[in-house]
RNA sequence: AUGAACGUAUUGGGAGAGCCUGUAGAAUAUAUUACAGCACCGAAGGAGCAAUUCUUCCCACCAGCCGGGAAGAAAAAACUCUCAGGUACCAGGACCAGUACAGGAUG
Numbered sequence: 001a002u003g004a005a006c007g008u009a010u011u012g013g014g015a016g017a018g019c020c021u022g023u024a025g026a027a028u029a030u031a032u033u034a035c036a037g038c039a040c041c042g043a044a045g046g047a048g049c050a051a052u053u054c055u056u057c058c059c060a061c062c063a064g065c066c067g068g069g070a071a072g073a074a075a076a077a078a079c080u081c082u083c084a085g086g087u088a089c090c091a092g093g094a095c096c097a098g099u100a101c102a103g104g105a106u107g
Base pairs, nucleotide, nucleotide: 001106007101008100009099010098011097012096013095018038020037021036022035023034024033039087040086041085045083046081047080048079052074053073054072055071056070057069058068059067
């Protein structure tokens, strides 16, 4: 300073899938709470991996590079899993945007 990325706080937006069954408590009753069962969802968090890259060994080559093969390691996501979480409203919610603070890449 027409101040990057990563951040913190706050505001707004923000999907999916059961307001199922049973037992117990409370209650006039419903709502609701706890536990259990079945079904379901993926967007808190968590786990998994492809191209590719690297290392070692073997083959080929006089040898190295290149090439072929084997083993090991690294490797993201809104993909996959569903441990966790969730399945009326509320809340939560990856992510997006605004504001303030912080930051100091860059010029």
Description:
Predicted 3D model of a 107-nucleotide RNA (Glycine riboswitch aptamer) from Marinococcus luteus. The source organism's lineage runs through Bacteria, Bacillati, Caryophanales, Bacillaceae and Marinococcus. Its Rfam family is "Glycine riboswitch aptamer". Rfam's curators write: This family represents the bacterial glycine riboswitch. Its mean pLDDT, the model's own confidence on a scale to 100, is 75.